[in-house]
Formats: sequence, C1' cells, structure tokens
RNA sequence: GCCUCAGUGGCUCAGUCGGUAGAGCGCGAGCAUGGUAAGCUCGAGGUCGUGGGUUCGAUUCCCACCUGAGGCU
Repeated sequence: GCCUCAGUGGCUCAGUCGGUAGAGCGCGAGCAUGGUAAGCUCGAGGUCGUGGGUUCGAUUCCCACCUGAGGCU
C1' cells in the first nucleotide's frame, strides 16, 4: 500500500430484501423475608464510529474518513 470483517445503552451481543431500536448481565426503585442472598415486578440509560450522498423516510443502500481484528505483498 491492497483485501476482508467488525464498530448499536456501562459490558457482551441481536436487529438489514429501508418505515418512530431490543435482549442478557449490570444500575435504581418496589414486592417478599426476622434480616441478607436468590426470586418476581417496574424504571432509567442509546443523535446505531465520524462526515457527506440517495430517498417522503437510512442502524439498514452508496462514497470518503477514523478505530480495532485478520490476511496478502
């Protein structure tokens, strides 16, 4: 230098033939217990890596760039 893959709540990940974003763990509150843990219920938390483009509408399609992993030379 080139190629491939990945980037989504604090962490690990799902979600793409374009239509107002979810789970588990964690966190907060409540129930329950003599008390704690486990359990059950509820809740907060995300401009979907950045910037453009297409579109009525983009996490999703196109382009460039950034970061990480792997490969080729």
Molecule: transfer RNA
Organism: marine sediment metagenome